[in-house]
Molecule: transfer RNA
Organism: Thermoproteota archaeon
RNA sequence: GGGCCGGUGGUCUAGCGGUAUGACGCCGCCCUUACGAGGCGGAGGUCGUGGGUUCGAGUCCCACCCGGCCCA
Numbered sequence: 001g002g003g004c005c006g007g008u009g010g011u012c013u014a015g016c017g018g019u020a021u022g023a024c025g026c027c028g029c030c031c032u033u034a035c036g037a038g039g040c041g042g043a044g045g046u047c048g049u050g051g052g053u054u055c056g057a058g059u060c061c062c063a064c065c066c067g068g069c070c071c072a
Base pairs, nucleotide, nucleotide: 001071002070003069004068005067006066007065010024011023012022018055026042027041028040029039030038048064049063050062051061052060
């Protein structure tokens, strides 16, 4: 340099163009003598950046940035 894959709450992760999913973690309550486990509820998201297409984009298109793999 070229090709491919990936970037989504603090972490990991799902998401046939139509309200962004779950787990762990965090906070509160219940339970427990207490801790853990368990139950209920809650907070927490510029969906890498900038454009484009569309009534509507995490999703499709273009450029760029970052990471990984392969080739040279």